[in-house]
RNA sequence: AACAGAGUAGGCAUUGAGCGUUAAGUGCUACGGGAUGGGAAGUUGCCCGGAGACGAAAAGCCGAAAGGCUUGCGGUUCAAUGUUGCGUCCGCUGUU
Numbered sequence: 001a002a003c004a005g006a007g008u009a010g011g012c013a014u015u016g017a018g019c020g021u022u023a024a025g026u027g028c029u030a031c032g033g034g035a036u037g038g039g040a041a042g043u044u045g046c047c048c049g050g051a052g053a054c055g056a057a058a059a060g061c062c063g064a065a066a067g068g069c070u071u072g073c074g075g076u077u078c079a080a081u082g083u084u085g086c087g088u089c090c091g092c093u094g095u096u
Base pairs, nucleotide, nucleotide: 001096002095003094004093005092010084011083012082013081014080015079016078017077018076019074020073021072028052029051031049032048033047034046038090039089058071059070060069061068062067
């Protein structure tokens, strides 16, 4: 130097257990902070915080009531499994 390869965060699917349906959560915007990764660089992503704008799917049954159950719904949460995955550049490993 050339070629090949490994590895993070995460994405998706399935299953299970939850939460909401009296609207939290999710998604969006800017700001502040953090983790992972060998390096996060104004530039690829993730998480947290408070702020702003936006915004929704309920139905049936049981019960005297409180409330409960079932089926749905939510770009819903967590876990397990499977699959995918470090883009770019440098680094690392192997071969020449």

This is a predicted structure of a 96-nucleotide RNA (THF (Tetrahydrofolate) riboswitch aptamer). Model confidence (mean pLDDT): 76 of 100.